Formats: sequence, structure tokens, C1' cells
RNA sequence: CGCCUAAUCCACGGACACGACAAGCCGUGGAGCGGGGGACCCAAAUCCCCAGGGGCUAAUCCCGCGGUGAAUCCGUGGGAGGCGCAGGCUCUUUUAGCGCCAGCCCGUCAGCUAACCCCGCAGGCCUACGAAAGAGAA
Repeated sequence: CGCCUAAUCCACGGACACGACAAGCCGUGGAGCGGGGGACCCAAAUCCCCAGGGGCUAAUCCCGCGGUGAAUCCGUGGGAGGCGCAGGCUCUUUUAGCGCCAGCCCGUCAGCUAACCCCGCAGGCCUACGAAAGAGAA
């Protein structure tokens, strides 16, 4: 310069401050972007066994084998599905190659949901001159 992501922009004030400025930091407010709760209607509704249930996120599901006597757990293969990847700019589709499918939260409770209410704007990174078709902006 760019990339993942909602995770950006603006204004005012404060500390640093000593004579000052800018950036950064803290606080407040606004715009924008994102998430959750929450009616009618609709959906669901009963019984038994085992296991509570739910949210953010691409980060899920299924089938073998092993860890074992059993596992919702762990590992390891395979399948389906999902996500990301600057070479004039943006978007969509197909395809090639490479990579990811972590983690965290609520706390026994939440389907959808107008009005209304609440919350977030963290963090991480260096891909390598891929190809084709279409649309748009300048």
C1' cells in the first nucleotide's frame, strides 16, 4: 500500500502540559455499520428413554476406526456443506491453486415478531503477479 472483520467517520471536552501544536489516550454526543431481546398472526404443543436450552461467528452435519465396558468427550481418515485469498476500480457467477471450519458468551431462560428496549465498533495479518463471462461506476 493492502487483507480478515460490523468493528468506521465526525464534533466537543479532559489529562499529558512545562510556552505550544499534531497524532495517540480517556470521557460525552452524533452519523454510519453490526448483533440481541420483544405482540397479534403463523409455527410449536401430547407420551416414553437418554441428554437442559440458547446466542455471537464461515467455523456445521454425517459415516468408519481407535482411545474403553459405555460415552455427549478426545484422536484419526473419508464425505457433504460453509468461509477467505490487492496487480486500473466495485459487484455477481464459474473455474484453478492455497488456506480456515478456532474461540467466546448467557445461566435453567429467549420460535417468528410491529412498536419499543438493550448491546458492540475489539482483535489479528502479509496473500504473490491465477483464468473466463457479465453488469456498473469513473
Predicted 3D model of a 138-nucleotide RNA (c-di-AMP riboswitch aptamer (ydaO/yuaA leader)) from a soil metagenome.
Of the family's consensus pairs, 96% are formed in the model.
The prediction has a mean pLDDT of 78.
The RNAcentral record of the sequence draws on MGnify.